[in-house]
RNA sequence: AAAAUUGUUUUCUAGGGUUCCGCAAUGAUUAUGUUGGUCCGGUCCGAGAGAAAACUCACAGUUCUAUAGCUGUGCCACGGAGGGAUAAAAGCCCGGGAGAA
Numbered sequence: 001a002a003a004a005u006u007g008u009u010u011u012c013u014a015g016g017g018u019u020c021c022g023c024a025a026u027g028a029u030u031a032u033g034u035u036g037g038u039c040c041g042g043u044c045c046g047a048g049a050g051a052a053a054a055c056u057c058a059c060a061g062u063u064c065u066a067u068a069g070c071u072g073u074g075c076c077a078c079g080g081a082g083g084g085a086u087a088a089a090a091g092c093c094c095g096g097g098a099g100a101a
Base pairs, nucleotide, nucleotide: 007055008054009053010052011051012050015045016044020042021041022039023036024035025034026033057074058073059072060071061070062069063068076096078099082094083093084092
């Protein structure tokens, strides 16, 4: 420098907050209001550098009707500040970015 494997999706997890539910406090007295995430939680958000699966891609082997089927392999990754979305925040997005090595 180039390149589809540094790929795509789904389900989760670490983590995250507070729309809704629950919980707590309080007002009021039966309509349920207000406040609290410095409330374990359910819903919710959620990883390039976390997990699993499916698909795709590359390569090798194999079948020998082949631009296909099957089997196997695909190992690295330190990282701000700032900004953005959503109710809000975040290992979300900018971003495998800046920078470092």

Guanidine-I riboswitch aptamer from Caldibacillus thermoamylovorans, 101 nucleotides, folded computationally.
Taxonomically the source falls in Caldibacillus (Bacteria, Bacillati, Bacillota, Bacilli).
The RNAcentral record of the sequence draws on Rfam and Ribocentre.
Of the family's consensus pairs, 96% are formed in the model.
Rfam family: Guanidine-I riboswitch aptamer. Rfam links the family to the GO term regulation of gene expression.